[in-house]
Context: one part of a larger RNA
RNA sequence: GGAUGAACGCUAGCGGCAGGCCUAAUACAUGCAAGUCGAACGGAUCAAGAGACUUCGGUUUCUUGGUUAGUGGCGCACGGGUGCGUAACGCGUAUGCAACCUACCUUCCACUGGGGGAUAGCCCGCCGAAAGGCGGAUUAAUACCGCAUAUGACCACAGGAGGGCAUCCGAUUGUGGUAAAAGCCGAGGCGGUGGAAGAUGGGCAUGCGUGCCAUUAGCUAGAUGGCGGGGUAACGGCCCACCAUGGCGACGAUGGCUAGGGGUUCUGAGAGGAUGGUCCCCCACACUGGUACUGAGACACGGACCAGACUCCUACGGGAGGCAGCAGUAGGGAAUAUUGGGCAAUGGCCGAGAGGCUGACCCAGCCAUGCCGCGUGCAGGAAGAAGGCCUUCUGGGUUGUAAACUGCUUUUAUACGGGAAGAAAACGCCCCUGCGGGGGUAACUGACGGUACCGUAUGAAUAAGCACCGGCUAACUCCGUGCCAGCAGCCGCGGUAAUACGGAGGGUGCAAGCGUUGUCC
Numbered sequence: 001g002g003a004u005g006a007a008c009g010c011u012a013g014c015g016g017c018a019g020g021c022c023u024a025a026u027a028c029a030u031g032c033a034a035g036u037c038g039a040a041c042g043g044a045u046c047a048a049g050a051g052a053c054u055u056c057g058g059u060u061u062c063u064u065g066g067u068u069a070g071u072g073g074c075g076c077a078c079g080g081g082u083g084c085g086u087a088a089c090g091c092g093u094a095u096g097c098a099a100c101c102u103a104c105c106u107u108c109c110a111c112u113g114g115g116g117g118a119u120a121g122c123c124c125g126c127c128g129a130a131a132g133g134c135g136g137a138u139u140a141a142u143a144c145c146g147c148a149u150a151u152g153a154c155c156a157c158a159g160g161a162g163g164g165c166a167u168c169c170g171a172u173u174g175u176g177g178u179a180a181a182a183g184c185c186g187a188g189g190c191g192g193u194g195g196a197a198g199a200u201g202g203g204c205a206u207g208c209g210u211g212c213c214a215u216u217a218g219c220u221a222g223a224u225g226g227c228g229g230g231g232u233a234a235c236g237g238c239c240c241a242c243c244a245u246g247g248c249g250a251c252g253a254u255g256g257c258u259a260g261g262g263g264u265u266c267u268g269a270g271a272g273g274a275u276g277g278u279c280c281c282c283c284a285c286a287c288u289g290g291u292a293c294u295g296a297g298a299c300a301c302g303g304a305c306c307a308g309a310c311u312c313c314u315a316c317g318g319g320a321g322g323c324a325g326c327a328g329u330a331g332g333g334a335a336u337a338u339u340g341g342g343c344a345a346u347g348g349c350c351g352a353g354a355g356g357c358u359g360a361c362c363c364a365g366c367c368a369u370g371c372c373g374c375g376u377g378c379a380g381g382a383a384g385a386a387g388g389c390c391u392u393c394u395g396g397g398u399u400g401u402a403a404a405c406u407g408c409u410u411u412u413a414u415a416c417g418g419g420a421a422g423a424a425a426a427c428g429c430c431c432c433u434g435c436g437g438g439g440g441u442a443a444c445u446g447a448c449g450g451u452a453c454c455g456u457a458u459g460a461a462u463a464a465g466c467a468c469c470g471g472c473u474a475a476c477u478c479c480g481u482g483c484c485a486g487c488a489g490c491c492g493c494g495g496u497a498a499u500a501c502g503g504a505g506g507g508u509g510c511a512a513g514c515g516u517u518g519u520c521c
Base pairs, nucleotide, nucleotide: 001521002520003519004518006517007516008515009514010513013374014373015372016371017370018369019367020366021332026330027329028328030327031326032325035074036073037072040071041070043068044067045066046065047064048063049062050061051060052059053058081285082284083283090210091209092208093207094206095205096204097203100202101201105198106197107196108195109194110193111192112191113147115145116144123136124135125134126133127132153178154177155176156175157174158173159172162169163168183190184189185188211257212256213255218248219247220246223245224244225243226242228240229239230238260282261281262280263279265274266273267272287308288307289306290305291304310321311320312319313318338364340363341362342361346360347358348357349356350355377408378407379406380405387399388398389397390396391395413458414457415456416455417454418453422448428441429440430439431438432437465510466509467508468507469506470491471490472489476505477504478503479502480501486493487492
């Protein structure tokens, strides 16, 4: 000098864009953050209309529409947070899988036949303070289970063109065996099953790279390898039985300490050094530890179970909870924001759609935390006014064109008026098309926000500080003080004329900031 997620002191007019718990992965009151589908299903309930009955209170049937606890489907593995752990194939980069999986989406092939038994709910009864649970009766499905069928799929056996990368891969042929499906709206759609491919996302393995300490030198028993098996989507001591005795290490094993990694960011001419906040990718975690279930996918932040610590409820028998989601509270700290608005846009989930949900997101609020921009006027004006300060003191110098005064302007401010873009789609309707889809058309929809922006009026009107002035280092005099009080980044100032302390006048540098402190280069 540059930089900063900064803090502190003094000061402060406005706007745009960005950023905002670096500390206690401490504890959390309250609200919200993941639902959706009635065009999968049986019911319940409300309203309207129609019919029947009626003791005129109403009852019942059908149709239509709404709401919906429950069964069922899809989603909840995304999105959002944090950096505890991890020195590791965790990450980065480059490869491999002849050892693998992939819901929804796209393309293609084949199919969608016929049955059954239950169970939530509802009803009845019981237990419990509650959380919740038990029994009986009854009911539906795109829930569940047999049967049929099987181009292709999988398994076994037999053969195998051809090929390769060691184990091998493999077009293709035959025989035997195994396993499917679901309907709904209502008139052309949405679905379902088996298979082949694509796309996307993942899993695994490998080469190289990846902090400090040798004042850590030896480490290792599933340890290293084999055979056989189990397990997995899949290879593998991943796990197991048996056998062998290996394996790693000064090219740093093992141990200890520290740490999420990368793209980046800062600095520097570069080499390098430092860094990993915001944004993007990957990883890990979700009160602490462990475990699996469901599922295409989890060993699952707002799922389950067990144990533990903590908090809460209790009728003392027993129960409930997990903000490292968004706000917010306490605590810690030098220090870090609103218990805001909206789904209008972008995106996500569900749905045929209308639409619902979405603290993702879009916005607004707070903070000079940073960067950038604008303003606090402009021109003229010498009696060089007054006052201040200095002085060699009738005087002179300086503040200083500075002020006054004259003219001008109106960014900004204030008042009034106008007033956006971000939003054109989806859905409807019409036309074309075999389907998929395409074209046309009228409308509807804005949180921000009466905001940005524009115009008119008024009037210099509303707006400057901070640090420094001995040298380094731009900027000097007077007074006070008297090794005192004090200053100080280094050198050093202060003991009676201090440009170094304190005040003043003047000056210098930056400027809505200026200084100080911390940290990095």